[in-house]
RNA sequence: GGGGAGCUUCAGGGGGUGGUGCAAGUCCACACCGGCGGUGACGGCCAAGUUUGGCCCCAGCCCGCCAGCGGGGUAAAGACCCUGCCGAACCGGUGCAAUUCCGGUGCCGACGGUAAUAGUCCGGAUGAAAGAGGCUGCUU
Repeated sequence: GGGGAGCUUCAGGGGGUGGUGCAAGUCCACACCGGCGGUGACGGCCAAGUUUGGCCCCAGCCCGCCAGCGGGGUAAAGACCCUGCCGAACCGGUGCAAUUCCGGUGCCGACGGUAAUAGUCCGGAUGAAAGAGGCUGCUU
C1' cells in the first nucleotide's frame, strides 16, 4: 500500500422589493439557492529531472446515487431485502479534445400543511442518508 471487520465524527442552500387581494414568503414582475460519487483539457503544487509520476481545483439541467412517493416478501407494525416511479440545455467561442471551460439566452426543483396554488415558510426532521474523514484489531 491492498482487502475486510468493529467503533466513531461530519454530512443542504435560498423570499429582498413592488403589485393584486378579505387573505399570498404560495399568484404576478423582478430577486435568491444548487447535496453526494463519477467524468472533465486548462491551471496550480510537489518529486524525480525533461518527460514521467503523485496531489489539489473544476457540471443543479452528461452518467449514477441519496432524499421523496408507491408495490411485494408478510395478517399487522418496525427493521431488512427485492422492486416501480422519480426534474431540467441549447446556441456561439477557444481548442487535438469541453453537453464540464468562457460568453449568451433558457430551464428545473419530493411529500404533508396553510386565510391563496410553495425549490425559498411550517412539519415529519434533535430523523434518515448518498458519501467524506478519524481511530482500533484482523488479513495480505
Molecule: FMN riboswitch aptamer (RFN element)